[in-house]
Molecule: small-subunit ribosomal RNA
Organism: uncultured prokaryote
RNA sequence: GCUGGCGGUCUGCUUAACACAUGCAAGUCGAACGCAACCUUCGGGUUGAGUGGCGGACGGGUGAGUAACGCGUGAGAAUCUGCCUUGGGGUCGGGGACAACCACUCCGUAUUAGCUCUACGGAGUAAAGAAGGCCUCUAUUUAUAAGCUUUCACUAUUGGAGGAGCCUGCGUCGGAUUAGCUAGUUGGUGGGGUAAAGGCCCACCAAGGCAACGAUCCGUAGCUGGUCUGAGAGGACGACCAGCCACACUGGAACUGAGACACGGUCCAGACUCCUACGGGAGGCAGCAGUGGGGAAUCUUGGGCAAUGGGCGCAAGCCUGACCCAGCCAUGCCGCGUGUGUGAAGAAGGCUCUAGGGUUGUAAAGCACUUUCAGUGGUGAAGAAAAGUUGACGGUCAAUACUCGUCAGCCCUGACGUUAACCACAGAAGAAGCACCGGCUAACUCCGUGCCAGCAGCCGCGGUAAUACGGAGGGUGCGAACGUUAAUCGGAAUUACUGGGCGUAAAGCGCGCGUAGGCGGUUUGUUAAGUUGGAUGUGAAAGCCCCGGGCUCAACCUGGGAAUUGCGUUCCAAACUGGCAAGCUAGAGUGCAGUAGAGGAAGGUGGAAUUCAGGGUGUAGCGGUGAAAUGCGUAGAUAUCCUGAGGAACACCGGUGGCGAAGGCGGCCUUCUGGACUGACACUGACGCUGAGGUGCGAAAGCGUGGGGAGCAAACAGGAUUAGAUACCCUGGUAGUCCACGCCGUAAACGAUGAGAACUAGCCGUUGGGGGCUUCGGUCCUUGGUGGCGCAGCUAACGCGAUAAGUUCUCCGCCUGGGGAGUACGGCCGCAAGGUUAAAACUCAAAUGAAUUGACGGGGGCCCGCACAAGCGGUGGAGCAUGUGGUUUAAUUCGAUGCAACGCGAAGAACCUUACCUGGCCUUGACAUCCUUGGAAUUUCGCAGAAACGUGAAAGUGCCUUCGGGAGCCAAGAGACAGGUGCUGCAUGGCUGUCGUCAGCUCGUGUCGUGAGAUGUUGGGUUAAGUCCCGCAACGAGCGCAACCCCUAUCUCUAGUUGUCAGCGAUUCGGUCGGGAACUCUAGAGAGACUGCCGGUGAUAAACCGGAGGAAGGUGGGGAUGACGUCAAGUCAUCAUGGCCCUUACGGCCAGGGCAACCCUCGUGCCAAUGGUCGGGACAGAGGGCAGCGAACCUGCGAAGGCAAGCUAAUCCCAGCAAACUCGGCCUCAGUCCGGAUUGGAGUCUGCAACUCGACCCCGUGAAGUUGGAAUCGCUAGUAAUCGUGGAUCAGAAUGCCACGGUGAAUACGUUCCCGGGCCUUGUACACACCGCCCGUCACACCAUGGGAGCUGGCCACGCCCGAAGUCGUUACCCUAACCUU
Repeated sequence: GCUGGCGGUCUGCUUAACACAUGCAAGUCGAACGCAACCUUCGGGUUGAGUGGCGGACGGGUGAGUAACGCGUGAGAAUCUGCCUUGGGGUCGGGGACAACCACUCCGUAUUAGCUCUACGGAGUAAAGAAGGCCUCUAUUUAUAAGCUUUCACUAUUGGAGGAGCCUGCGUCGGAUUAGCUAGUUGGUGGGGUAAAGGCCCACCAAGGCAACGAUCCGUAGCUGGUCUGAGAGGACGACCAGCCACACUGGAACUGAGACACGGUCCAGACUCCUACGGGAGGCAGCAGUGGGGAAUCUUGGGCAAUGGGCGCAAGCCUGACCCAGCCAUGCCGCGUGUGUGAAGAAGGCUCUAGGGUUGUAAAGCACUUUCAGUGGUGAAGAAAAGUUGACGGUCAAUACUCGUCAGCCCUGACGUUAACCACAGAAGAAGCACCGGCUAACUCCGUGCCAGCAGCCGCGGUAAUACGGAGGGUGCGAACGUUAAUCGGAAUUACUGGGCGUAAAGCGCGCGUAGGCGGUUUGUUAAGUUGGAUGUGAAAGCCCCGGGCUCAACCUGGGAAUUGCGUUCCAAACUGGCAAGCUAGAGUGCAGUAGAGGAAGGUGGAAUUCAGGGUGUAGCGGUGAAAUGCGUAGAUAUCCUGAGGAACACCGGUGGCGAAGGCGGCCUUCUGGACUGACACUGACGCUGAGGUGCGAAAGCGUGGGGAGCAAACAGGAUUAGAUACCCUGGUAGUCCACGCCGUAAACGAUGAGAACUAGCCGUUGGGGGCUUCGGUCCUUGGUGGCGCAGCUAACGCGAUAAGUUCUCCGCCUGGGGAGUACGGCCGCAAGGUUAAAACUCAAAUGAAUUGACGGGGGCCCGCACAAGCGGUGGAGCAUGUGGUUUAAUUCGAUGCAACGCGAAGAACCUUACCUGGCCUUGACAUCCUUGGAAUUUCGCAGAAACGUGAAAGUGCCUUCGGGAGCCAAGAGACAGGUGCUGCAUGGCUGUCGUCAGCUCGUGUCGUGAGAUGUUGGGUUAAGUCCCGCAACGAGCGCAACCCCUAUCUCUAGUUGUCAGCGAUUCGGUCGGGAACUCUAGAGAGACUGCCGGUGAUAAACCGGAGGAAGGUGGGGAUGACGUCAAGUCAUCAUGGCCCUUACGGCCAGGGCAACCCUCGUGCCAAUGGUCGGGACAGAGGGCAGCGAACCUGCGAAGGCAAGCUAAUCCCAGCAAACUCGGCCUCAGUCCGGAUUGGAGUCUGCAACUCGACCCCGUGAAGUUGGAAUCGCUAGUAAUCGUGGAUCAGAAUGCCACGGUGAAUACGUUCCCGGGCCUUGUACACACCGCCCGUCACACCAUGGGAGCUGGCCACGCCCGAAGUCGUUACCCUAACCUU
């Protein structure tokens, strides 16, 4: 939040110890006392306010304070104690005040026991009666009093029980950014004081006491039994119940009392509230209810003393918000119910669906039963025993009174309560919800929504097909509850005692010395502190656990036991640790003899080089850089020679060589000095290890004082570079670097690895000692250091591996997600710079390590490609053609957008196409299927209109038949439906582009790895190739490569028309004809080429180089062929298709327009002087043709027209002599006889139709343009370039596209660079992968925290002033009966 049937049982202001209206919560006793009133049976009784006694110190509440002997536990001595109990005693007399008497108070006396004081003679110090009964004795009057007796009370006292006070060992939260605290402080002596020990208080004396085992200070907090959680060890908490403490509006104080410094008492001060006649008074719910307030939040102003307990009382009894009950709240726990059985037509409805069904679901209805609980009516326990009264007996007594005890009878007491329980009645009747359903986590679909609304504990979901949002159906879980939030423990071995770590993830102090502490070799004896065992005391009860019992069960209640892991006392043991005593030598150390060394400090000394100065020679540059410039130089530089000065550093040797604790140490000599190592013996006898604090050393830079200053060189200046260049480069240059003294105290102070000890395979170097053998080359053993590899083991991996990061022991330091931050504040240190110690708010869901696969790199190695280079020709400039963008428009339909869109879809927009626009029309539709009705279909002619269409007339009556009808076609009608080039290519299929014809991409088994993965596929060669060879923990295989296919280059065979013609014949001279089949050709089948052969190189391989032969030589040339995949690449407009959308329109028909617009932009092309023009002359290939190609001939300048042969094609035609080419003539470098745009006129052809908007022809016109900036494209040979020819589409309309042949080059040194790609390797903080990732400022908003003129609190300490109530002391004054004195 939502829902809610019953009962039992427990709990119920966690916040404001905030303030409280009202009622109640502590009174009682007439058997202590008087007074007043009332009643009276005259005996007395009742009531009231007082005096007095006892009790108001218990019970009940709360947790503010308190870190303390407060609490817990154990032990103790110097104490008190009303009521209760035990023992033995006592209880006399007088006076004063008050309205009154006793009590009370005071005084005197006696006595016992004690106690106190003592000058040791003694002195001081108690008391109270009341009630009932009896007259045996005494007194008087029957009856009372003295008296007796019983009970209660009183007084002093001995013990006890219970209670209280005090002392003490141990335990008891966090902070060291709190390190020193303390003057009554610590102790003593002597006093005072208290119930009692004590600096509790005082005087004097001493100077102590506490603290790193945490004093003091600050913050927080009542403590405990226990509660929750946890396997336990622990962690968190301290509600209810029980024990202790503290408090009672806040602060202080005492009085009374056995007990208080007192919750419902007193006094004072304060705040607050109330009353008031304004003079003055009253009050204290943290008692029970209740109110306001605060808050997320917590109840009735109830009943009763019946029970239990308490106070008073002789008792009856009274009082008791303690308590017992009831009320409210699903707050918790427990129990019960809301029905049970049967019931398939698997109803209806809902949801869903592949439309068949499935599911809700035996669920419902129906039928047959039951009645718990609730309801109504009735019956009806237990909680009640006492007390009282009567009787009997017994105790006491003089007593049969009284009183006490026991027994019996009688009487009487219930708030709860309409109790619990039981019986009867009626009827399925009155009783089910909540959360969830993506994974974790049990449970799935539809619709809606469309990164919106929303969800979310974590991961995350939602951008049009959401099991995650909202609703529904269904399901799952729990059930009078279910979810959410907050909190605690667990999981978390994530503070690790049990039980973690520190080379690189967070983490070893920079390194020594050393204090406290911790730990410590070996033998013997002793002790018994630790340790171990037994006994005993205690560890309250409740709780937990076990066994029983009582409520129908359970929760709950109740009896017993166990447990309470602790503390105290005592006894035994003596292994281990500790203590004590005595030894030992293996640890450690000393002595002796040697050895190596940049170990340290001081003093001296040497040469090379740089610079400067002086002098000589010498002339124009030097210097510097990628290139330059600044700079130096004719006043003589640089260069070179000689001489001198000065400072700093020490080449070669020099070495994973040496020394040192680390930092660090390098010419040579001398002096002083520390440590290490080796050898053999002697000595000491555990003397050791580590080390919080402490203390010393400690690179470079920096600081202070004084020197020194050659070179180098922060800062600075100038020159360059650059977009800028406070940089890198250059020229200068000051601090500094050097020395002495003093600071600083930090470094990636690193082996990122603390110190010490022991143990655990080897091999190879190097350095310092010692030893054995030796052929003197060497080799073996041992020890100290320093390196490389490596087994076991360890490690997350990398790696470490006797110099451990292995296996163990001891001690120290350090870590606990990232950022904030090694920062702020505080402390300490420093001259300063700064160092050291060291947080929090806030914020993120990661940050990090190692390794893997990719991708990337202005990383490396190898290799390739017209990739560059070397060449040839273009584009970019002009005009035009064409496509895009942009703009315009009613529309300029849509798509394609780096390479990989842009002469692309479109192999051809005048209408059509056409999807666009305007206008006119249709609505089952132009098209498909089904139904009904009618009609053959169909054709022709009018009229209106732009046409669609509308309207009228006419012709026409078909085919099959079993005669029922059927098929096809047309029209009308109704609805199912058609239709959509509408959207989504990011829902899809199919197809395609691209990397790229690049050489790659994978798999099985095995092996390696914790794993991701690796290996194979890497390596050495080689290739066009992951092509092949060799090697190899791999062995094989697949998709790719290659080959197989097609064209082409050579030859052979077969065949010989429409093609061919060497030889023969004919000829109209044309292979035309006869003939031939040789050749070309055609088109079928074959051959050929395989590194096959030779030589060389290579590894004897693969292969490469050269050669021979051959038409062709190393894939001969070209094509087809495109691996795994990438780009959410392209296409919903080829087609298909999910979903969505339109349905008299986003569908359909028609006319006209548009797709052709035009200041502009870009791409692709055409054209332009090695040419143009005229004339003559040559040589192709491949195609196409019947709605076609169209010859010849004629006409026209021409496009073309007329007529028309041939050809369904090796036959005829397009088609002509193809053009470039060649020969000859003219033009001769000009805007031209170049160029042809633009434009006027006249035409041809296609086609219903050339206006918008076709192509071509003729005459005229004759623009820009003279080779094109930055930039950029293609091409390696029959290629580029150049020349023409054909075809598809097509009525017509190519400068485009596709194809064909003709002529026919140049260049390639080479792989440094640009681009793209392949393999290996390396780095990476990238992985939507460099078009990545990512840093800082600024702008705006928000969160947290600061600064800020100032303002204002809380707590504590010290000093001082005023000072209430009260207690104690002292001083002074007044009164006083008895007593005392005079």